[in-house]
RNA sequence: GCCUCUAUAGUUUAAUGGAUAAAAUUUCAGAUUCCGGUUCUGACGAUGAGGGUUCGAUUCCCCCUAGAGGUA
Numbered sequence: 001g002c003c004u005c006u007a008u009a010g011u012u013u014a015a016u017g018g019a020u021a022a023a024a025u026u027u028c029a030g031a032u033u034c035c036g037g038u039u040c041u042g043a044c045g046a047u048g049a050g051g052g053u054u055c056g057a058u059u060c061c062c063c064c065u066a067g068a069g070g071u072a
Base pairs, nucleotide, nucleotide: 001071002070003069004068005067006066007065010025011024012023013022018055027043028042029041030040031039048064050062051061052060
């Protein structure tokens, strides 16, 4: 250089083009406890950037960025 794949909460994963993007874990608050841990309840928190198709895009297309693998 070329080919293929990946990018979603702090982290690990979901989501046949359709309503408020779902969970686990982390953090915080509360309950429980003499205190802490465990357990329970609640809250905060996300679609890599830009454009296109569509009534509607995390999903399809183009391009860019970052990463992984393959190839001489």

A computed fold for a 72-nucleotide RNA from Candidatus Scybalousia scybalohippi, annotated as transfer RNA.
Rfam family: tRNA. By type it is a transfer RNA.
It was read from a public genome assembly.
The coordinates come from a structure-prediction model, not an experiment, and the mean pLDDT is 82.